[in-house]
RNA sequence: GGGCGCGUAGCCAAGUGGCGAAGGCAUCGCUCUGCAAAAGCGACAUCGCGAGUUCGAUUCUCGCCGCGCCCU
Numbered sequence: 001g002g003g004c005g006c007g008u009a010g011c012c013a014a015g016u017g018g019c020g021a022a023g024g025c026a027u028c029g030c031u032c033u034g035c036a037a038a039a040g041c042g043a044c045a046u047c048g049c050g051a052g053u054u055c056g057a058u059u060c061u062c063g064c065c066g067c068g069c070c071c072u
Stems, first nucleotide, its partner, number of pairs: 001071007010025003018055001027043005048064005
C1' cells in the first nucleotide's frame, strides 16, 4: 500500500430502513427491613466521526478514525 470483517450505555450484547434502540451485569434513587443482605419498582444510549440517498437511517452509500485477520 491492497482486500475482508467489526465499532450500539461503565461492561457484555440483540436489533439491520419506520412502533418509546431488547435483555443481562454494574451504578444511582425508592419500597421493604430494627440495620443490612436478598427481593421488587424506577433511572441510565449523540447506535465511532462527517457527508450523501430517502418522506424517514442504528440499518443503505461514500470519506475519515480506531481494532482484528489476510495479501504484498
A computed fold for a 72-nucleotide RNA from a Kofleriaceae bacterium, annotated as transfer RNA. The RNAcentral record of the sequence draws on ENA and MGnify. Lineage of the source: Bacteria > Pseudomonadati > Polyangia > Haliangiales > Kofleriaceae. Rfam family: tRNA.